Predicted 3D model of a 73-nucleotide RNA (transfer RNA) from Candidatus Woesebacteria bacterium GW2011_GWC1_42_9.
[in-house]
RNA sequence: GGCCCCAUCGUCUAGUGGCCUAGGACGGCGGGUUUUCAUCCCGCAAACUCGGGUUCGAUUCCCGAUGGGGUCA
Numbered sequence: 001g002g003c004c005c006c007a008u009c010g011u012c013u014a015g016u017g018g019c020c021u022a023g024g025a026c027g028g029c030g031g032g033u034u035u036u037c038a039u040c041c042c043g044c045a046a047a048c049u050c051g052g053g054u055u056c057g058a059u060u061c062c063c064g065a066u067g068g069g070g071u072c073a
Base pairs, nucleotide, nucleotide: 001072002071003070004069005068006067007066010026011025012024013023018056028044029043030042031041032040049065050064051063052062053061
C1' cells in the first nucleotide's frame, strides 16, 4: 500500500428502518434485609466514534474520515 471485518453505558453485549425517552449481565451509587460484612431484594445514574447522503422516519441502509483487528505483498 491492496482487500476483508468491527466500532452501542466504566466493561461485556442485545438490536437487521417506526414496537427505542436504546434492553440485559457485571461493575458504580442509594435504600431494604442482616448485630456487622457477604449474600439476597428494590430503585437510580450511565452509551449508539465523527462528517455527509437516502428516507416521512436511521443505532440499523449508502459514501467518506478516524480508530481497532485480520490477511496478502

It matches the Rfam family "tRNA". Rfam classes the family as a transfer RNA.
The source organism's lineage runs through Bacteria, Bacteria candidate phyla and Candidatus Woeseibacteriota.